[in-house]
RNA sequence: ACUUCAGCAUUGCUGAGUUCCGCCCAGGGCGGAAGCGGGGGACCCAAUUCAUUGGGGCGAAUCGCAUACGCGUAGGGCACCUUUCGGCCCGAGCCCGUCAGCUAACCCCGUAAGCAUCGAAAGGAGACCUC
Numbered sequence: 001a002c003u004u005c006a007g008c009a010u011u012g013c014u015g016a017g018u019u020c021c022g023c024c025c026a027g028g029g030c031g032g033a034a035g036c037g038g039g040g041g042a043c044c045c046a047a048u049u050c051a052u053u054g055g056g057g058c059g060a061a062u063c064g065c066a067u068a069c070g071c072g073u074a075g076g077g078c079a080c081c082u083u084u085c086g087g088c089c090c091g092a093g094c095c096c097g098u099c100a101g102c103u104a105a106c107c108c109c110g111u112a113a114g115c116a117u118c119g120a121a122a123g124g125a126g127a128c129c130u131c
Base pairs, nucleotide, nucleotide: 011116012115013114014113018034019033020032021031022030023029024028035111036110037109038108039107040106045101054099055096056095057094058093063072064071065070075090076089077088078087080124081123082122083121084120085119086118
């Protein structure tokens, strides 16, 4: 000097998954509040009896072709916001347990996990500095 790996901090990304407070046996455990997110649940409306070939929920993650393992696709993401033009990527997984349409009041639940980058233009918003 270069390269690789690990840790910490800062700044960010996907995502609802953030902030604050109290108590205790205080490296931890147990709770509460706000914010955000999800489910159940009337009248009315919708639906009209079929179904173990059930049915349903979270999520962008659905569907088609193929069967050599892949190729596409609805849809979704990429550093203030929206749009456009290019580029890159995802298109999973899990849960309920025979049961749930919508749904006011009301009731219940979650607040994780995983990562490291995209440029240009138009319009808009904001910050800093100087006078």